[in-house]
C1' cells in the first nucleotide's frame, strides 16, 4: 500500500396552487423528486514534463555573411497567458449492473400435525435464514465534435406492496433491511 478478518458511525427526496365530489395530497389542471456502485467527451484544482503565444523580447562565448556599421542562424533565458499530458476531485432517474419491495424452490435451521412402539425414519403445513433462483420501470430529437442514449437546447416518458375515493409524493410493514460509503483494530498473506 493491496487483499482477508473484526469493529465503528453513516447510508432517499418529493403534489405549491387550483377544479369536481359527501369523501381525492389518491380522479382531473397543475407542481415536485430521482438511491448505490461502473462507464462518461463535462466541470473545477494543481505538480511534472513539454508544445504554442507575448516574441521583430533579453542573452548570444558558437556557426555563416559583411560594405567592419552590423544581419542572419543554431543555441540558452526568467516571467505571463493558452493546451497536451499525468495526478486529484466532480458529472446518466431512462446506458451497464446492484438494493429495497415482490415471487419461488432446492438447501439450511426451529416450532407444529399425522403416521409409527419411538427423541429415529416418512408425509404435510408454517415460520426464519442466505455470496440462492427469478421477477422487476422508463429516451427521442437538434446541436457540438473524430468520437455522445452521458455535454448543450428543446419535448418526452418512468416509479413494489399493503391502506384509503384509483397514490412515485399520504399512512403502514419500517427505530426494519440494504446496494454501498468512511473511519478504525489487532493478526495473517
Nucleotide at each position: 500500500g493491496c487483499g482477508a478478518u473484526c469493529c465503528u458511525u453513516c447510508g432517499g427526496g418529493g403534489u405549491a396552487g387550483g377544479g369536481u365530489g359527501a369523501a381525492a395530497u389518491u380522479c382531473c389542471c397543475a407542481a415536485c423528486c430521482g438511491g448505490c456502485g461502473g462507464u462518461g467527451a463535462u466541470c473545477c484544482g494543481g505538480c511534472u514534463u513539454u508544445u504554442c503565444u507575448g516574441a521583430c523580447a533579453g542573452c548570444g562565448a558558437g556557426a555563416g555573411c559583411u560594405c567592419c556599421g552590423g544581419c542572419u542562424c543554431a543555441g540558452c533565458u526568467a516571467c505571463a497567458g493558452a493546451g497536451a499530458u499525468c495526478c486529484g476531485g466532480u458529472c446518466a432517474g431512462u446506458c451497464c449492473g446492484u438494493g429495497a419491495c415482490c415471487c419461488g424452490u432446492a438447501c439450511g435451521c426451529a416450532a407444529g400435525a399425522g403416521g409409527u412402539u419411538a427423541u429415529a425414519c416418512c408425509u404435510c403445513c408454517u415460520g426464519c435464514g442466505g455470496c440462492c433462483g427469478g421477477u422487476g420501470g422508463a429516451c427521442c430529437u437538434g446541436g457540438u465534435g473524430u468520437a455522445a442514449c452521458u455535454c448543450c437546447g428543446g419535448g418526452a416518458c418512468c416509479g413494489a406492496c399493503a391502506g384509503u375515493a384509483c397514490a412515485g409524493u399520504c399512512u403502514g410493514g419500517a427505530u426494519g433491511g440494504g446496494a454501498g460509503a468512511a473511519g478504525g483494530a489487532a493478526u495473517c498473506g

Overview
This is a predicted structure of a 189-nucleotide RNA (FMN riboswitch aptamer (RFN element)). It was read from a public genome assembly, where an Rfam model found it.